[in-house]
Context: one part of a larger RNA
RNA sequence: UGACGGGGGCUCACACAAGCGGUGGAGGAUGUGGUUUAAUUCGAGGCUACGCGAAAAACCUUAUCCUGGUCUUGACAUGCCCGGAUUAUCCCCAUGAAAGUGGGGUACGCCCGCAAGGGUGGAACGGGCACAGGUGCUGCAUGGCUGUCGUCAGCUCGUGUCGUGAGAUGUCGGGUUAAGUCCCUUAACGAGCGAAACCCCUGUCGCUAGUUGCCACCGGGUCAUGCCGAGCACUCUAGCGAGACUGCCGGCGUUAAGCCGGAGGAAGGUGGGGAUGACGUCAAGUCCUCAUGGCCCUUAUGACCAGGGCUACACACGUCCUACAAUGCCGCGUACAAAGGGACGCCAACCCGCGAGGGGGAGCAAAUCCCAAAAAGCGCGGCCCAGUUCAGAUUGCAGGCUGCAACCCGCCUGCAUGAAGCCGGAAUCGCUAGUAAUCGCGGAUCAGCAUGCCGCGGUGAAUGUGUUCCUGAGCCUUGUACA
Numbered sequence: 001u002g003a004c005g006g007g008g009g010c011u012c013a014c015a016c017a018a019g020c021g022g023u024g025g026a027g028g029a030u031g032u033g034g035u036u037u038a039a040u041u042c043g044a045g046g047c048u049a050c051g052c053g054a055a056a057a058a059c060c061u062u063a064u065c066c067u068g069g070u071c072u073u074g075a076c077a078u079g080c081c082c083g084g085a086u087u088a089u090c091c092c093c094a095u096g097a098a099a100g101u102g103g104g105g106u107a108c109g110c111c112c113g114c115a116a117g118g119g120u121g122g123a124a125c126g127g128g129c130a131c132a133g134g135u136g137c138u139g140c141a142u143g144g145c146u147g148u149c150g151u152c153a154g155c156u157c158g159u160g161u162c163g164u165g166a167g168a169u170g171u172c173g174g175g176u177u178a179a180g181u182c183c184c185u186u187a188a189c190g191a192g193c194g195a196a197a198c199c200c201c202u203g204u205c206g207c208u209a210g211u212u213g214c215c216a217c218c219g220g221g222u223c224a225u226g227c228c229g230a231g232c233a234c235u236c237u238a239g240c241g242a243g244a245c246u247g248c249c250g251g252c253g254u255u256a257a258g259c260c261g262g263a264g265g266a267a268g269g270u271g272g273g274g275a276u277g278a279c280g281u282c283a284a285g286u287c288c289u290c291a292u293g294g295c296c297c298u299u300a301u302g303a304c305c306a307g308g309g310c311u312a313c314a315c316a317c318g319u320c321c322u323a324c325a326a327u328g329c330c331g332c333g334u335a336c337a338a339a340g341g342g343a344c345g346c347c348a349a350c351c352c353g354c355g356a357g358g359g360g361g362a363g364c365a366a367a368u369c370c371c372a373a374a375a376a377g378c379g380c381g382g383c384c385c386a387g388u389u390c391a392g393a394u395u396g397c398a399g400g401c402u403g404c405a406a407c408c409c410g411c412c413u414g415c416a417u418g419a420a421g422c423c424g425g426a427a428u429c430g431c432u433a434g435u436a437a438u439c440g441c442g443g444a445u446c447a448g449c450a451u452g453c454c455g456c457g458g459u460g461a462a463u464g465u466g467u468u469c470c471u472g473a474g475c476c477u478u479g480u481a482c483a
Base pairs, nucleotide, nucleotide: 001483002482003480004479005478007477008476009475010474011473012472013471015467016466019431020430021429022428023427026322027321028320029319030318031317032316033315034313035312042053043052065308066307067306068305069304070303071302074131078130079129080128081127082126083125090105091104092103093102094101095100108121109120110119111118112117133297134296136295137294138293142291143290144286145285146284147282149280154193155192156191157190158189159188160169161168162167173184174183175182199274200273201272202271204242205241206240207239208238209237210236213232214231218229219228220227245268248262249261250260251259252258324424328383329382330381331380332379333378334377340371341370342369345364346363350359351358352357390421395416396415397414398413399412400411401410437459438458439457440456441455442454443453
């Protein structure tokens, strides 16, 4: 100087408390361990691995995964030498599961030549060489990127001063703040990286602009609809600007920083949300994104193909979905979103089918058309506390769709079947407001496949102004036989 303490003081945080909903019990989905297997490819491992790399494993993907069949200058790059004008392209035959292997036919430019033919040349081809290739090893050789402490308030420097020196001071103290934020004091005075602000979204208003919106006003038309003319006022769209600064008032405070209350205001004291992550820590993670040192394999650890595996199942754990019902379930009727996507695409009306779906073909490169129905909600009716009109696992049969192909191993529909489950031990998680809870909608990936992920809006609480305790963190101080 740090680190540590079942030392002290001060202070924060859904850390506890207060409260709401869960997990742990059930069935299923998914990841992991284990076991099994010819193989169940590899990585990730307390918090910070485990719906993680996977924003899509039937083939492909896919990999020293396994079994088998093949190829070697190679599936891919560059260069050199030789060959010869045929084997390249294209077509055909044999063999084969395919990959591949063997064989046959056709055919290039330029020059000379009537022609036969000769010469020459580029890519490709065949042979050879140099090399290619490796998701092989080492994340304890690395770059880059990332997680975490932690959006925590810290981490440092220059000069000066003090100390023999390590170092200290500044950065301590008083007050204050979300903040090393600011004020005051002060052997310190300043400064940098962080904090804040500058950026984006959202909340109010104005201006500009009107092939979306509006009967607001006028006219026309229809069973009806902004459907048409007209108009941009309103809504909206998207660009510019205004607005919030403790600016104003009162109190407190040291006349300070600031705190409390109030006015006005759409909004207050950082308005709400996001992006943004200091010096560093964990030899944290990644050589399977990529890059890269070293090592290793080069008729194979490279390359191609078929089939299988990654989907196994006595078990164990994590994360979820659906429930156990009456604030519910079922049937019929009826409202109101936002954000997105669409040409190999989204697919309307209409017809067929109980349905998944099929036919059909209008419109739309989309504020114009389509996906599209939002759902919870509301109205009416049924159920009457029952393993039930709860719950839907499992299984049988019959079908639909995608795709070369759904046996291993896809999704969906109908009929039948209806399992466990009556609110979950010890323990444990999330959340302080448009939040939790609950309801549906969209997108990426994608031929097909979503209970996962990333977004969107609808309905919309309870509790807490406390810091004794648990956990983590910051500052000061103290002890230490630790570094």
A computed fold for a 483-nucleotide part of an RNA from a Thermoguttaceae bacterium, annotated as small-subunit ribosomal RNA, 3' major domain. The organism belongs to Thermoguttaceae, within Bacteria. It was read from a public genome assembly. The prediction has a mean pLDDT of 83.